Background
Model confidence (mean pLDDT): 86 of 100. Predicted 3D model of a 75-nucleotide RNA (c-di-GMP-I-GGC riboswitch aptamer) from a Candidatus Bipolaricaulota bacterium. Taxonomically the source falls in Candidatus Bipolaricaulota (Bacteria, Bacteria candidate phyla).

[in-house]
RNA sequence: CCUGCUAAGGGCAAACCCAUCGCAAGGUGGGGGCGCAAAACCACGGGCCUCGCUGAGGUAGCCGGGUUGCCAGGC
Numbered sequence: 001c002c003u004g005c006u007a008a009g010g011g012c013a014a015a016c017c018c019a020u021c022g023c024a025a026g027g028u029g030g031g032g033g034c035g036c037a038a039a040a041c042c043a044c045g046g047g048c049c050u051c052g053c054u055g056a057g058g059u060a061g062c063c064g065g066g067u068u069g070c071c072a073g074g075c
Stems, first nucleotide, its partner, number of pairs: 001074004011036002016031006034061001040067003044064003047059005
C1' cells in the first nucleotide's frame, strides 16, 4: 500500500419497546439485534427529512470527500 475468502479476541447496533430532551426531523440513556471491516470521528459537496422557513436545524446506518484505526492475509 492492497484485500476482507478463513480463524480468534472482540467492537458497533436497524426495526421495535421504555425513559428523557426537542415544535418537528431527530438526539441521548436502557432493553433489543436487522445488519456493519470503518455502522469510528468530521455537515465540506450532493441527496433526503423537519420547522417558529429572507433562514435555522436533522441525517455520518443515503452517496462522495477528509482524518484516524483492530484482526487476518497478500505485496